[in-house]
The prediction has a mean pLDDT of 83. The RNA shown here (c-di-GMP-I riboswitch aptamer) has 86 nucleotides and comes from Sporomusaceae bacterium UBA7701. Rfam family: c-di-GMP-I riboswitch aptamer. Rfam describes the family as follows. GEMM was predicted in a large-scale screen for bacterial structured RNA regulatory elements.
RNA sequence: CAGAUCGAUGGGCAAACUUGUCGAAAGGCAGGGGCGCAAAGCUAUGGGUCUAAGGACAGGAUGUCUAUGACUGCCAGGUUGCUAAG
Repeated sequence: CAGAUCGAUGGGCAAACUUGUCGAAAGGCAGGGGCGCAAAGCUAUGGGUCUAAGGACAGGAUGUCUAUGACUGCCAGGUUGCUAAG
């Protein structure tokens, strides 16, 4: 100087559960919490999953279908990127 196979330190994120709040719901945001994570940073682009307010159809209650609503901590793609002792 290069690299990121093993691996140290520092810092980072935060599942379940829970409190408040927004939402029709799925779910989001904030506090507590900590299962895990080297992209568990960003991006709904492809697949997948969740919800069904509104709409459509049928109707006795109500049911079925539907994303313009969500999930990147389901997989892939795109894009940016920290430390790196030994």
The organism belongs to Sporomusaceae, within Bacteria. Of the family's consensus pairs, 95% are formed in the model. It was read from a public genome assembly, where an Rfam model found it.